[in-house]
RNA sequence: GGGAGACAGCGGGCAGCCGCGCCGGGAGCGAAGCUCCCGGGGAGGAAAGUCCGGGCACCACAGGGCAGGGUGCUGGAUAACGUCCAGUCGGGGUGACCUGAAGGAAAGUGCCACAGAGAACAGACCGCCCGGAACCGCACGCCGGCUCCGGGUAAGGGUGAAACGGUGAGGUAAGAGCUCACCAGCGGCCCGGGUAACCGGGCCGGCUCGGCAAACCCCACCCGGUGCAAGACCAAAUAGGGGAGCGCUACGAGGGCGGCCCGCCCCAAGCUCCCGGGUAGGUCGCUAGAGGUUCGGGGAGACCCGGGCCCCAGAGGAAUGGCUGCCGCCCGCGAGGGGACAGAACCCGGCUUACAGCUCUCUCCCCCGC
Numbered sequence: 001g002g003g004a005g006a007c008a009g010c011g012g013g014c015a016g017c018c019g020c021g022c023c024g025g026g027a028g029c030g031a032a033g034c035u036c037c038c039g040g041g042g043a044g045g046a047a048a049g050u051c052c053g054g055g056c057a058c059c060a061c062a063g064g065g066c067a068g069g070g071u072g073c074u075g076g077a078u079a080a081c082g083u084c085c086a087g088u089c090g091g092g093g094u095g096a097c098c099u100g101a102a103g104g105a106a107a108g109u110g111c112c113a114c115a116g117a118g119a120a121c122a123g124a125c126c127g128c129c130c131g132g133a134a135c136c137g138c139a140c141g142c143c144g145g146c147u148c149c150g151g152g153u154a155a156g157g158g159u160g161a162a163a164c165g166g167u168g169a170g171g172u173a174a175g176a177g178c179u180c181a182c183c184a185g186c187g188g189c190c191c192g193g194g195u196a197a198c199c200g201g202g203c204c205g206g207c208u209c210g211g212c213a214a215a216c217c218c219c220a221c222c223c224g225g226u227g228c229a230a231g232a233c234c235a236a237a238u239a240g241g242g243g244a245g246c247g248c249u250a251c252g253a254g255g256g257c258g259g260c261c262c263g264c265c266c267c268a269a270g271c272u273c274c275c276g277g278g279u280a281g282g283u284c285g286c287u288a289g290a291g292g293u294u295c296g297g298g299g300a301g302a303c304c305c306g307g308g309c310c311c312c313a314g315a316g317g318a319a320u321g322g323c324u325g326c327c328g329c330c331c332g333c334g335a336g337g338g339g340a341c342a343g344a345a346c347c348c349g350g351c352u353u354a355c356a357g358c359u360c361u362c363u364c365c366c367c368c369g370c
């Protein structure tokens, strides 16, 4: 100098004028309320998608199981998570680093395109070997060649993403873990390290077992439902309900006191009032919180603990805007032009997606110079 990797941060600034809605204080109008004045604060890193998780609220719920859904290496963080941190193993990169839906395929079932003889207790197409028959050849021999038939063989060829361990030796008619040595894998036992995933080493067993679970399935763990239009309170009106009084009638229909007689009690249209009900409307929920910031401490880290300071939208058909000046950034010689993605709706932790332009720190590789 060039090219990369990782981790953070910013997302124009200041001022003036005019507005919008919220809160606090004050004044005026008789008051609810309205108007005016003063002060305070008024969008984001993603406010987005609404994909996970939690708080909160109501409903349901003894416990356990089934069904259904989710998660899936290990340890930790957390209110919780499918998130985060650290590690293990696999894959990629020369490297800094990146990345993985990473349990089980010797429980069972299923699938494995095309090609190929055969695709999972495999398979004889060519080849190799043995035997038989016919024919041909000559150097006439238990000879050679060729065709067919029967059998053996997974060494070699060929197909395929994948063909049932690899190399060598023995063995054999030819061959084959058939046997042996070494290597690779698998399983069992043991030793050492690590909390663990796992790593390193030793011994034994010829054990050689294909892949797919983002196919069914099995195993382990987790999960009740609905969302602030949740829900709570006040409360005009209406229906149905309860009570009191008045009234109606009754020489009483009916009911109760087990049956009968007596007696006692309840009960009927209508009016008024009260309770209650809950619609319109209003109020709360609503923002002081798993809160921000700074300092100290613990931890490798995610994160946790403690002290100080701060209060930072809270509307409800929904405010957060417009104009101007100066400065700053980018393009252009200049006049001038450009400035992304995007707008809170109960709150919080994540994930994902969008984004003009810019910045900090650390690291790696290559080249050059001293």
Base pairs, nucleotide, nucleotide: 001366002365003364004363005362006361008359009358010357012327013326014325015324016323017322018321020042022040023039024038025037026036027035028034029033044341048352049351051350052349053348054347055346056227057226058225059224068223069222070221071220072219073087074086075085076084077083088102089100090099091098092097103218104217108216109215110212111211112210125157126156127153128152129151130150131149132148133147135145136144137143138141165183166182167181168180169179170178184208185207186205187204188203189202190201191200192199193198231284232283233282234281241275242274243273244272245271246270254266255265256264257263291310292309293308294307295306296305297304298303329338330337331336
Bacterial RNase P class A from a Deferrisomatales bacterium, 370 nucleotides, folded computationally.
The source organism's lineage runs through Bacteria, Pseudomonadati, Thermodesulfobacteriota, Deferrisomatia and Deferrisomatales.
Rfam family: Bacterial RNase P class A. The family's RNA type in Rfam is ribozyme.
It is recorded under the gene name rnpB.
The model forms 95% of the base pairs in the Rfam consensus.